[in-house]
Context: one part of a larger RNA
RNA sequence: CCCCUAAUGGGAAGUGAAGACCCCGUGGAGCUUUACUGCAACCUGUCGCUGGGUUGUGGCCUUGGAUGUGCAGCGUAGGUAGGACCCGUCGAUCUCCAGGCGCCAGCCUGGAGGGAGGGGACAAUGAGACACUACCCUUCCUGGACUACGACCCUAACUCAGAGAUGAGGACCCCGAUAGGCGGGCAGUUUGGCUGGGGCGGCACGCCCUCGAAAAGAUAUCGAGGGCGCCCUAAGGUCAACUCAAUCGGGUCAGAAACCCGACCGAGAGUGUAAGAGCAUAAGUUGGCUUGACUGCCAUCCGCACAACGAGGAUGACAGAAACGAAAGUUGGGUCUAACGAACCACUAAGCCCCCCACGUGGGGGCUAUUGAUGUCAGAAAAGCUACCCCGGGGAUAACAGAGUCGUCGCCGGCAAGAGUACAUAUCGACCCGGCGGCUUGCUACCUCGAUGUCGGUUCUUUCCAUCCUGGCCGUGCAGCAGCGGCCAAGGGUGAGGUUGUUCGCCUAUUAAAGGAGAUCGUGAGCUGGGUUUAGACCGUCGUGAGACAGGUCGGUUACUAUCUGUUAGGGG
Numbered sequence: 001c002c003c004c005u006a007a008u009g010g011g012a013a014g015u016g017a018a019g020a021c022c023c024c025g026u027g028g029a030g031c032u033u034u035a036c037u038g039c040a041a042c043c044u045g046u047c048g049c050u051g052g053g054u055u056g057u058g059g060c061c062u063u064g065g066a067u068g069u070g071c072a073g074c075g076u077a078g079g080u081a082g083g084a085c086c087c088g089u090c091g092a093u094c095u096c097c098a099g100g101c102g103c104c105a106g107c108c109u110g111g112a113g114g115g116a117g118g119g120g121a122c123a124a125u126g127a128g129a130c131a132c133u134a135c136c137c138u139u140c141c142u143g144g145a146c147u148a149c150g151a152c153c154c155u156a157a158c159u160c161a162g163a164g165a166u167g168a169g170g171a172c173c174c175c176g177a178u179a180g181g182c183g184g185g186c187a188g189u190u191u192g193g194c195u196g197g198g199g200c201g202g203c204a205c206g207c208c209c210u211c212g213a214a215a216a217g218a219u220a221u222c223g224a225g226g227g228c229g230c231c232c233u234a235a236g237g238u239c240a241a242c243u244c245a246a247u248c249g250g251g252u253c254a255g256a257a258a259c260c261c262g263a264c265c266g267a268g269a270g271u272g273u274a275a276g277a278g279c280a281u282a283a284g285u286u287g288g289c290u291u292g293a294c295u296g297c298c299a300u301c302c303g304c305a306c307a308a309c310g311a312g313g314a315u316g317a318c319a320g321a322a323a324c325g326a327a328a329g330u331u332g333g334g335u336c337u338a339a340c341g342a343a344c345c346a347c348u349a350a351g352c353c354c355c356c357c358a359c360g361u362g363g364g365g366g367c368u369a370u371u372g373a374u375g376u377c378a379g380a381a382a383a384g385c386u387a388c389c390c391c392g393g394g395g396a397u398a399a400c401a402g403a404g405u406c407g408u409c410g411c412c413g414g415c416a417a418g419a420g421u422a423c424a425u426a427u428c429g430a431c432c433c434g435g436c437g438g439c440u441u442g443c444u445a446c447c448u449c450g451a452u453g454u455c456g457g458u459u460c461u462u463u464c465c466a467u468c469c470u471g472g473c474c475g476u477g478c479a480g481c482a483g484c485g486g487c488c489a490a491g492g493g494u495g496a497g498g499u500u501g502u503u504c505g506c507c508u509a510u511u512a513a514a515g516g517a518g519a520u521c522g523u524g525a526g527c528u529g530g531g532u533u534u535a536g537a538c539c540g541u542c543g544u545g546a547g548a549c550a551g552g553u554c555g556g557u558u559a560c561u562a563u564c565u566g567u568u569a570g571g572g573g
Stems, first nucleotide, its partner, number of pairs: 001573008010565003014560002022394004027390002029386004035189005042181007051154009061144002064141003068137001078136005085119003094113008158169004192205001193203002201222001206228006229377001230272001231334002236290007244268001247263005270279002273339001275337003294320003298316005322331003345372002348369002351367006357360001401448001402446001403444003407441001409437006418428002455530001456528003460522001461519005468493003471488006496508004536554004540549003
């Protein structure tokens, strides 16, 4: 060096399983609820199945009868019309009795007696005869029809029990239809986006101004500083006149500051609201008259750089009708840049145009304009839980480890204010500044999500030195002993208990000393499995709930027969 046998389990980020954690998908499922929209079930009303009767109270219509007093007037005159006659031996005027009404004057009805007449037309009154007839009004009585409600009774539908006879209930219930309510019992779905992972927070989701922005234009970040979702019939239009702020001087009350006069003053004021532009010829201030804060139509620009794109906004012409002005002219809101919204649907219109018919104060449709909102702002109609979970993906994106960085952390240094009685540097050392390390914690998201097993312990090996002990040396505020500080040095050593899952820490007795750190926070194809981190369960807290909690608690499968390589032991050539 080659080969073999046995072993070991360091490495092949070993094998196993398209990661279960995390995020994403306009993926799924289970569960919840005061999410959205429905459905069953249930409650109630009405109708059908469903019939008979009694009684009471309403409504409406109706038969018969009664009822009606302002004053004047024989008198208790409801209205209007006709009208000259009407009633009576089928018993009138009158008398008596009974009942009702009443404004106490009388009226009406019934019975008895009686035996031939009674009433009207004429004067007074707005209106003339309850003489007679017809139609009505007020109030009341009576009978009837229809209808509604309440109570009760019946039996024959229907129901129950019974082999049946029959009994019990009974027009209820059941069943069917319809309307309103209730309705996680059940079902289908939704539950936004951006994001130095996601969630929580925020809006950087529609607009405007300045900076960033790199002297054309354009330009990102959860970049910096701010603003808008309005307000105003004048704060709009036009014509005319005027000039501000501050300071100084003077002036009754009057003062630092009210108002008046003067000087000086180019804007240091004002301009509805942010900022930047603009504005004194004023766009600023004041007054007169007004409604252009118009209708129609076209073009250009921004929106949207250099392709396309809506709503919206701006600018300039033309036509019409106006306002102001002597006129030239100006005016389609506010000095300019923000102040906004599609379709569907509905409202409004002294608007416009159609269709239908049982022709009405009928029904329906379209066009134009106005108003109503989508702010997730080119605009779905929409709440949660999942540790019982699933699928497709992602190292496009988090947790472990690595890597980068090193604020933080650990160590060292520069300068030396000061402490050290005196004296910065025996010893300690502020402020400020510079490094090193890669053991802490962060940040980043570069490798790994078709998986690199995650804390601690244990076992075993090795490395570093910023040295705990042992060795050598120096300084001392080193007499000695014992210390304190520093330099060299990694050969060897650095142990045992109690508590806790602990690392760490605290404690105990020893010891020469009981050092620090690395090796995927060395080491689970070596062990353990106490902790964390599945499914069960309890408590507290939160939540209506399903459930949740770097809150606590009890319980809870640790796979692999070694191919290569490494190592160990033995053997052969």